The part of an RNA shown here (small-subunit ribosomal RNA, central domain) has 350 nucleotides and comes from Rubritalea profundi. The prediction has a mean pLDDT of 90. The sequence was found in a public genome assembly. It matches the Rfam family "Bacterial small subunit ribosomal RNA".
Context: one part of a larger RNA
């Protein structure tokens, strides 16, 4: 070679478009490259394998056979694969109806709140904690009451619910705009599925220039607590938190569960849709499609637990894993303004 693996033990890429490459649906016909049968020729000797001989035996030697699992040509097989033709609609697309939606991008914009300013009313407190303190406050604070900036963030509705490749997505209007159902079966006719490299997108948090800054708040500062307290709690509070244009590519990036197709008893919710029955009806009942929840058979599984959304039958294709620690480290390349980021050992240990 041609192992057994990936939910939780090591082990699914963060996610998607895709380039080689891999592997493809029926029906015919042709080929006859892969495939099988079969002839020849070759496939040195020596070795290996068996039968038999020679040295006392054995090693060793020497005679025969056979093997030499391969290669050529040559003449056949046509069941699969491959290749040409030709056809087909069951897979994949396109058309047309029509409804759902916090898919995205951009303006516009309304109200609850905290602040803060300014002005009335009014005093001696407030705020804060286990409990205090710092802090705020007679230059008039908290509290109230009108009025006026700003800036984040979207109560209820809200859901086990929608939508999204994934990250993620929520006041409302208005423009552009992807994708996904469902129902019709008109059209094209395998135009498919996976995918190393590539390339786009990617949460918080972090980098670059610029703005913005209400509220919360690493870092800094005081206050307390303690032995100490670089902390946990109070009190302030800067970058960040938010827009713009880059950068960076990481997360328990998670269903710890790659994508695609098919095939397997079932019950009972909820979200889009057709279709039918009934009815005054929207309603209720039956069927179907496609999403998203629970429970649960067979089976599977070391158990937990999965159970038509499988971790169960299978089949294609990618990536990964090989004992713990060193170590996702070091060096070396590649990218990045850096922070780091991918790739990735060994020695030594146990």
């Nucleotide at each position: 070679c041609u192992g057994g693996g990936c939910g939780u033990a090591a082990a699914g890429g963060g996610a998607g478009c895709g380039u080689a490459g891999g592997c493809u649906g029926u029906a015919c016909g042709g080929u006859a490259a892969g495939u099988c049968a079969g002839a020849u020729g070759u496939g040195a000797a020596a070795u290996c394998u068996c039968a038999g001989a020679g040295c006392u035996c054995a090693a060793c030697u020497c005679u025969g056979a056979a093997a030499c699992u391969g290669c050529a040509u040559c003449c056949g097989a046509u069941a699969c694969u491959g290749c040409c033709g030709u056809a087909c609609u069951a897979g994949a697309g396109u058309a047309a109806u029509g409804g759902a939606g916090g898919g995205g991008u951009a303006a516009c914009u309304g109200g609850a709140a905290u602040u803060c300013u300014c002005g009335g009313u009014g005093u001696a407190g407030c705020a804060g904690u286990g409990a205090a303190a710092u802090g705020c406050g007679u230059a008039g604070a908290u509290a109230u009451c009108g009025a006026g900036a700003g800036g984040a963030a979207g109560a209820c509705c809200a859901a086990c619910g929608g939508c999204g490749a994934a990250g993620g997505c929520a006041g409302g209007u208005u423009a552009c705009u992807g994708g996904a159902c469902a129902u019709u079966u008109a059209c094209u006719g395998a135009c498919g599925c996976u995918g190393a490299g590539g390339c786009u997108c990617g949460a918080a948090g972090g980098c670059u220039a610029g703005g913005g800054u209400a509220g919360c708040g690493a870092a800094a500062g005081g206050g307390a607590u303690u032995a100490g307290a670089u902390a946990c709690c109070c009190c302030u509070g800067u970058a960040g938190u938010c827009c713009u244009a880059g950068c960076a590519g990481u997360a328990a990036a998670c269903g710890a569960u790659g994508u695609g197709c098919g095939c397997u008893u079932g019950g009972u919710g909820u979200g889009g849709g057709a279709a039918g029955g009934u009815u005054c009806g929207a309603c209720c009942c039956u069927u179907u499609c496609c999403g998203u929840g629970c429970c649960g058979g067979a089976g599977c599984u070391a158990a937990c637990g999965c159970g038509u959304u499988a971790a169960g039958c299978g089949c294609a294709c990618c990536g990964c894993c090989u004992g713990g620690g060193g170590a996702g480290u070091a060096c070396g390349g590649u990218c990045g303004c850096a922070a780091g980021a991918c790739u990735a050992a060994a020695a030594c240990u146990c």